[in-house]
Context: one part of a larger RNA
């Protein structure tokens, strides 16, 4: 390379977006004839090789003769199903538009209570704290408690839900601007404008950096008490980056459904959270329907575990990634990065 595969055995890029290339692409009709199909002709040199046939050395190898074949190419007559490619059509794919509800989707700025700590002031006396037991620690300079007022940073109990929303990463206390998506219902519109997507961009948790703010509470690192045979730890007093804000910049995770994306087809049942529709007729139930989410469960599939209309089943596109373990996600080299390192990625050996 081909084959087979990627949930959990090696393998699905973290995730989007692309008027980049590229590959694949609805329905019906006219065209052309490049791609297909089909006939002619020409050429595929000889020897030799493949095939058939006959022959000459006793046979065979070898050798002679004859005949196919050489699956290619060019010319050139046809053919139009399907592909390409021109013209035109359609509305079922996509997409506009109206109307209308959901929702911790995202930016920004206000506010708003509990709690914690801390500071002043009251009231009060000896303890508080803390562990399995203690001890360091705090406290007669009045701690702990408790009551008043104040600063100040953070997070939003309850509600809350295998509940919503987002592409992923993530979003959760009220409000208020600004704005993405998605759903449903209508069926006016454009007509195939689709799908994927090497490469490129864009965003991407924590931690960790860079410059400047802020700093309650938490809490690496350190400190110190214990616990031990030690204890560079698990326990407990402390406690600084750092956690929070800008604004940069890093690009990584068990970024996990360990499950790429899109179409379509394919048994039933049950819950839940949005919309619409109809029917009983009463303040509540039955039915159908569309687009999420679970749960159980046929068929299928699977080594099995299990998935199973939200596939891991039946197809069709396009895309990454694997090809024994270890060396090694290493070294070299190269882009990137302030650094930390990140991507890209072998070998020698060796089992």
């Nucleotide at each position: 390379c081909u084959g087979g595969g990627u949930g959990u055995a090696a393998a699905g890029g973290g995730a989007g977006c692309u008027g980049c290339a590229g590959c694949c692409g609805g329905c019906a009709c006219g065209g052309c004839a490049a791609g297909c199909c089909u006939g002619a002709u020409g050429u595929g040199a000889a020897a030799g090789u493949c095939c058939c046939g006959c022959g000459g050395c006793c046979c065979a190898a070898c050798c002679g003769c004859g005949g196919g074949a050489c699956u290619g190419c060019a010319u050139u007559g046809g053919g139009a199903a399907c592909u390409a490619c021109c013209g035109g059509u359609c509305u079922g794919g996509a997409g506009u538009g109206c109307c209308g509800g959901a929702g911790a989707g995202g930016u920004a700025g206000u506010c708003g209570g509990a709690a914690u700590u801390c500071c002043u002031a009251g009231u009060g006396u000896a303890g508080c704290g803390g562990u399995g037991a203690a001890a360091u620690g705090c406290g007669u300079a009045g701690a702990u408690a408790u009551u008043a007022g104040g600063a100040g940073g953070a997070a939003c109990a309850c509600c809350a839900g295998u509940g919503g929303c987002g592409a992923a990463g993530g979003c959760g206390g009220c409000c208020u601007a600004c704005u993405g998506g998605a759903c449903g219902g209508c069926g006016a519109c454009u007509g195939a404008c689709g799908c994927u997507g090497a490469g490129g961009c864009u965003c991407g948790a924590a931690a960790g950096c860079g410059u400047g703010g802020g700093g309650a509470g938490c809490a690496a690192a350190c400190a110190g008490g214990a616990u031990u045979a030690g204890a560079u730890a698990c326990c407990c007093u402390g406690g600084u980056a750092g956690u929070c804000c800008a604004c940069g910049a890093c690009g990584u995770a068990a970024a996990c459904g360990a499950u790429g994306a899109a179409u379509a087809g394919u048994a039933g049942g049950u819950g839940u959270g949005g919309g619409g529709g109809g029917c009983c007729a009463g303040g509540g139930g039955c039915c159908c329907u569309c687009g999420g989410u679970g749960c159980g469960g046929c068929a299928g599939c699977a080594a099995a575990c299990g998935c199973a209309g939200u596939a891991a089943g039946u197809a069709u596109u396009c895309c990454u990634c694997c090809u024994g373990g270890g060396g090694a996600g290493u070294g070299c080299g190269u882009u990137c990065g302030c650094a930390a390192g990140a991507a890209u990625g072998a070998a020698a050996c060796u089992c």